[in-house]
Predicted 3D model of a 95-nucleotide RNA (Guanidine-I riboswitch aptamer) from Peribacillus psychrosaccharolyticus ATCC 23296. The coordinates come from a structure-prediction model, not an experiment, and the mean pLDDT is 86. The source organism's lineage runs through Bacteria, Bacillota, Bacilli, Bacillaceae and Peribacillus psychrosaccharolyticus.

RNA sequence: CAACAAGGUUUCUAGGGUUCCGCAGGUUAAGGUCUGGUCUGGUCCGAGAGAAACGCGCGAAUUUGCGUACACGGAGGGAUAAAAGCCCGGGAGAU
Repeated sequence: CAACAAGGUUUCUAGGGUUCCGCAGGUUAAGGUCUGGUCUGGUCCGAGAGAAACGCGCGAAUUUGCGUACACGGAGGGAUAAAAGCCCGGGAGAU
């Protein structure tokens, strides 16, 4: 200098919309049905640049130590019911 390999998962949060529940309004004798996310919410989605735990690596010894660095970022498109800090994407760019 090059190659190979490994840079992960789960839970939570910032945030997100509205398929379901709830809530509000309309309609029906009732059952049901329609509208509303410019409805606080529950289910749900959810961070490379957020958190924690586990996992992993190396070293000590039956349970622990250290490490897991740094990271400014459009527009546009995509999925899902729909949207988003999700995915394209540690992208295009910038420094």